Predicted 3D model of a 1492-nucleotide RNA (small-subunit ribosomal RNA) from an uncultured bacterium. The coordinates come from a structure-prediction model, not an experiment, and the mean pLDDT is 84.

[in-house]
RNA sequence: AGAGUUUGAUCCUGGCUCAGAAUGAACGCUGGCGGCGUGCUUAAGACAUGCAAGUCGUACGAGAAAGUUCCCGCAAGGGAGCGAGUAAAGUGGCGCACGGGUGAGUAAUACUUAGGUAACGUACCCAGUCGCUGUGGAUAACUAGGCGAAAGCUUAGCUAAUACAGAAUGAUCCGGGGGGUCUUCGGACCUUACCGGUAAAGCCGUAAGGCGCGAUUGGAGCGGCCUAAGUCCCAUUAGCUAGAUGGCGGAGUAAAAGCCCACCAUGGCUACGAUGGGUAGCUGGUCUGAGAGGAUGAUCAGCCACACUGGUACUGGAACACGGACCAGACUCCUACGGGAGGCAGCAGUUAGGAAUUUUGCGCAAUGGCCGAAAGGCUGACGCAGCAACGCCGCGUGAGGGAUGAAGGCCUUCGGGUUGUAAACCUCUUUUGUCAGGGAAAAAUUCAAUGAUGGUACCUGACGAAUAAGCACCGGCGAACUCUGUGCCAGCAGCCGCGGUAAUACAGAGGGUGCAAGCGUUAUUCGGAAUCAUUGGGCGUAAAGAGUUCGUAGGUGGUAUGUUAAGUCUGGUGUUAAAGCCCGAAGCUCAACUUCGGUUCGGCACUGGAUACUGGCAAACUUGAAUGUGGUAGAGGUAAAGGGAAUUCCUGGUGUAGCGGUGAAAUGCGUAGAUAUCAGGAGGAACAUCGGUGGCGAAAGCGCUUUACUGGGCCAUUAUUGACACUGAGGAACGAAAGCUAGGGUAGCAAAUGGGAUUAGAUACCCCAGUAGUCCUAGCCGUAAACGAUGGAUACUAGGUGUUGCGGGUAUCGACCCCUGCAGUGCCAUAGCUAACGCGAUAAGUAUCCCGCCUGGGGAGUACGCACGCAAGUGUGAAACUCAAAGGAAUUGACGGGGACCCGCACAAGCGGUGGAACAUGUGGUUUAAUUCGAAGCAACGCGAAAAACCUUACCAGGGCUUGACAUCUAACAAACCUCUGUGAAAGCAGAGGGUGCUCUUCGGAGAAUGUUAAGACAGGUGGUGCACGGUUGUCGUCAGCUCGUGUCGUGAGAUGUUGGGUUAAGUCCCGCAACGAGCGCAACCCUCGUCGUUAGUUGCAUAUAGUGGUACACUGCUAUAUUGCUCUCUAGCGAGACUGCCGGUGAUAAACCGGAGGAAGGUGGGGACGACGUCAAAUCAUCAUGCCCCUUAUGCUCUGGGCUACACACGUGUUACAAUGGCUGGUACAACGAGCUGCCAACUCGCGAGAGUGAGCAAAUCUCUUAAAACCAGUCUCAGUUCGGAUUGCAGUCUGUAACUCGACUGCAUGAAGUCGGAAUCGCUAGUAAACGCAGAUCAGCACGCUGCGUUGAAUACGUUCCCGGGUCUUGUACACACCGCCCGUCACACCAUGGAAGUCGACCACGCCCGAAGUACGUGAGCUAACCUUUUGGAAGCACGCGUCCUAAGGCAGGGUUGGUGACUGGGGUGAAGUCGUAACAAGGUAACC
Repeated sequence: AGAGUUUGAUCCUGGCUCAGAAUGAACGCUGGCGGCGUGCUUAAGACAUGCAAGUCGUACGAGAAAGUUCCCGCAAGGGAGCGAGUAAAGUGGCGCACGGGUGAGUAAUACUUAGGUAACGUACCCAGUCGCUGUGGAUAACUAGGCGAAAGCUUAGCUAAUACAGAAUGAUCCGGGGGGUCUUCGGACCUUACCGGUAAAGCCGUAAGGCGCGAUUGGAGCGGCCUAAGUCCCAUUAGCUAGAUGGCGGAGUAAAAGCCCACCAUGGCUACGAUGGGUAGCUGGUCUGAGAGGAUGAUCAGCCACACUGGUACUGGAACACGGACCAGACUCCUACGGGAGGCAGCAGUUAGGAAUUUUGCGCAAUGGCCGAAAGGCUGACGCAGCAACGCCGCGUGAGGGAUGAAGGCCUUCGGGUUGUAAACCUCUUUUGUCAGGGAAAAAUUCAAUGAUGGUACCUGACGAAUAAGCACCGGCGAACUCUGUGCCAGCAGCCGCGGUAAUACAGAGGGUGCAAGCGUUAUUCGGAAUCAUUGGGCGUAAAGAGUUCGUAGGUGGUAUGUUAAGUCUGGUGUUAAAGCCCGAAGCUCAACUUCGGUUCGGCACUGGAUACUGGCAAACUUGAAUGUGGUAGAGGUAAAGGGAAUUCCUGGUGUAGCGGUGAAAUGCGUAGAUAUCAGGAGGAACAUCGGUGGCGAAAGCGCUUUACUGGGCCAUUAUUGACACUGAGGAACGAAAGCUAGGGUAGCAAAUGGGAUUAGAUACCCCAGUAGUCCUAGCCGUAAACGAUGGAUACUAGGUGUUGCGGGUAUCGACCCCUGCAGUGCCAUAGCUAACGCGAUAAGUAUCCCGCCUGGGGAGUACGCACGCAAGUGUGAAACUCAAAGGAAUUGACGGGGACCCGCACAAGCGGUGGAACAUGUGGUUUAAUUCGAAGCAACGCGAAAAACCUUACCAGGGCUUGACAUCUAACAAACCUCUGUGAAAGCAGAGGGUGCUCUUCGGAGAAUGUUAAGACAGGUGGUGCACGGUUGUCGUCAGCUCGUGUCGUGAGAUGUUGGGUUAAGUCCCGCAACGAGCGCAACCCUCGUCGUUAGUUGCAUAUAGUGGUACACUGCUAUAUUGCUCUCUAGCGAGACUGCCGGUGAUAAACCGGAGGAAGGUGGGGACGACGUCAAAUCAUCAUGCCCCUUAUGCUCUGGGCUACACACGUGUUACAAUGGCUGGUACAACGAGCUGCCAACUCGCGAGAGUGAGCAAAUCUCUUAAAACCAGUCUCAGUUCGGAUUGCAGUCUGUAACUCGACUGCAUGAAGUCGGAAUCGCUAGUAAACGCAGAUCAGCACGCUGCGUUGAAUACGUUCCCGGGUCUUGUACACACCGCCCGUCACACCAUGGAAGUCGACCACGCCCGAAGUACGUGAGCUAACCUUUUGGAAGCACGCGUCCUAAGGCAGGGUUGGUGACUGGGGUGAAGUCGUAACAAGGUAACC
């Protein structure tokens, strides 16, 4: 310090999540030691038991017992001493208000900081001054009775005091008076020969003296009260308050005060947040953070509050009192039922609650506290120990050597790698541990005694590597990787996300990484988060400028002078407790921990100084602002009057059959006369042209003309005032359209509504009608995408160019023109800004001031509450729950029922087909034991298959085999091999016979090949996965594209180049250009056809001769021969030729195009091969190869038979036809590519024929297949289901083959089906092409309408690019990127979740009214009683206890109310959910532009 996550990628906005630190923690796994800390965060729930506050005999009276010693006594027993002036109890004093606990309440009676007390108190302590005289009467204890279960109560009698009560004395004390000083005018201080009042206690000690007591002064420490400032959330809490605010007079207190009371007045608080509600002890500090801050308030320390709940006072210096009292209530316990007792939020402990928090320990040795003169006593404060890894800190679990790199594990490409110097083994050490010995400091002082911790820390010795390692993680963030299992299952997950058969993400293992006596998880806080932004954010489009203006409070404010010193700056003083933090030291072996010393910042208060700035005050100025004067433009506003054009309606005329409307129609209007046209009239609404990014207005908004009234602006002038200004929370006014109320008005238009169309539907779009409304008057509503999506004001910061208003200069006769100032309104652009788009003097630039608003998406502008409104609704405005995104700008693609340009048998123009028939063939479906498998839009379907009768064959049924039909290895035996028999459907099984080789040899044998047998390694699989793969192939597409390097531009994705102007078949070429070059594609190079040359001539060709046939000397066929020739044809090698090369024109002087010449061929000459980057998880595991998985007497192998050939049906591809451009019969011509020995087969004979027989030639330019067919000639048929067509069927045959039944091809005779040119739709083809015709070949025993080739005959048409399809380039929109077969909205149905309303119902809290009213203080009153003092002896003064009453009041009761929570039949919407239903709203012009 950052990182992950929105996208195909990018930048930004923005949320979510992670890495860090921390904790009084808890949970899981694990666990050696020590030191120091910490330990009920929940039920302020309830508590058994023990302890936690007593002490003093030097204040006082009284005063045991057990036991023991002695005496008396026979004994029982009695007495005395000691125990002991002890224990226990009592009077009295001091303490119990401290210490300890807890945080319920409390938002101010609290806390913090700083002050005040001239408005106060103070026991104990310290210092000082002066005193302590003399009397009196009681009472507890005790004794004796009584009541009660107990707790306890009561009567009579005795007694003491430092208990209690008078008296005396007494001040510098208190009250009053006089004088003085000061004063905040309240009072304070000093003084006085004035007046009055007020005190005491003794004890110890021989004594000295000590300890006490009273009054008073001062101090210290502690407290009471008061003031100011600060101290959480909600405004969906806006008004609160009757003792309330103040006064006078009283009561009361230590003390001010409505603190309380009577009377009087009507005040007081509040937007700087009163009142109400919620939550909460506050602080020093703690955690975090760079800091500012944020969160928190355990332990330690300060303050406060509380002590079962509520109330009350008493005592006291201090309490309204944790271990005191009284009352009420709830709860628990005891009881003899009459009545009593209790309060762990003290220390332990129990129970409950909870995820969760310890011992019913030791000691007063230390520190501290109370009492005491002291000794001492008490002290669960405290000091220690115990339990707990709860935390922090420290130590250890060994160190060195050790390679055969052991074994084992894991992985493996089988070579090895890794665990790993790790282990074993050798050497060494002993921290820790065990045992033993020694053994503290903490202890202070005159001596003695005294240590809980503790025989602890520590030291020494012995022993022995001995006693001691786990946890989490390993996809990215984030260090660390493999195997196996699993198969969207089980599971993981902090976020993104993993898992659907090769998971580094699940589970296990090996290995690794991190931390380590701990490690992880969970929870919480801060951080990261600049994600509430003071430091330190934003608001055109991401969330966010109020619709606009006026204006109150508030905030801010021009120039210059003086003064003040509030802010500000600076010095000093006080305080900010200690602890903590920080710095420096020191002590425990170090550290944690502890001790000592110290600094700074900051806060508050007091005080001195400075005066630039801000503020206050005083008096000025003119530039801001306003006013005046003179001009000026304007749809600025309100009201009234007037006007013409047009629509509609009415009346009349002319006129006749349609009009109107649409994509096309229909509804509608019209023969009762429409539409059209002319004239007249009525009425309402709106104001063409001018008209304009022109004008005016705050915005909304304003448009015919005139008049009246009226607001504002601008320009000029510089006369007046003298900062009068800007903004503006609340507030007020205005505020489109729609809507509402009342009354008018209504021509046109037109929600609703009706009808007609469209459609699957059409509650829409289109059409015909049409009511509210639109208009006016008066009033409401108060919202809009009320937008420049841009608040107002002021100042500053390059330019250029329009336009509106006014002015100046120049010029002119004048209007123009030109220069220039101010005020508006537009465009372009620099700097700058911006995420980009863009903004750019009219800022979104640079600054200042003020206001409003935002903080992830959805839920939701919803619910509830409140306000406004007649209503509609508006304003204000959440939460639960849910998601990891939602969003902005720009980029590249893809797409569009967007645009532009271009191409293609894409359309069009033509020719011929398919779709109808029959058949062939393939597919689907169905059937079947099986009908093996694959291929699926184009780009599956005469496809794999260039040949299913067996085989093929993978399928089915049945019969068999199990190291196997096939490969390698081992062992044994045998040569191999051949023949035969039985059985069987065959495979096979069982048996018989013959036979003995080759090489080497030491003659024993060994070896090679082959066969049989045996065992196991293994074979085998057309079993799965083409979505694990290689290879191959299809397709877009022979479309013209696809990229790179460097440079440049952009934050970036990317762009540029490759776009543009031309041109081309072409990213082909040229020109231009921030690009310059290059690569893969295009083209060319290759093959073939077309022309020519050359080389070479056999089996080719030509020629000659001979023979022979045709009547034959001419002609011609055939055969043979040639020491004939290679001219021609042909064959097949090598070359030439074509390049826009030449001419003309067009074009930009280019590229190129058009025309022409020459040429066999002309602009790529025709055809082929050749297929860029990529797309389709395209096809193929069944050609082959191959990972993984699966089968192993079977999913392998073999045999026979069957099936792949089935058949209501549907589709594709073909063949043959439907006929006369034809069929049939006869005759006559002309090819090319090819093939051939298990072959092609001549000639001849036989057969109607398929073919058979016989038999030459030929491994082929020689022989054969081989008569090509359409064509041509002649004849016949004459428009018909035919002399068309040939399916189907019958009979008889031929051929191949072991075998033609299922299931071959062909022949002859007979039979003679559908079909008369084919609906919607659809295919191919642009020239030697389509169409027509036949031939050959591969496969093959046989089987071709298929396929691949070959030649023969040989057309028609193309105006053109509007449209359909596909493609290319540019551009545009996009919410698409799996990319339109995309995305996506709403209702309904189902499940779940949270939530609103709701008749009610059940609680909690709050205040008020009334009733009752305990204890208790005060007051009143009544009667009673009484030791101290007085007295005239009767009383008085004073007091005690009590009754009643009054005021106040806790708890309780009654009634209504408010706030809040739970629940509630039913109901409303919302969210989420796998493939549900209905439609198609939005995104493209989304098919009616979208939206408010």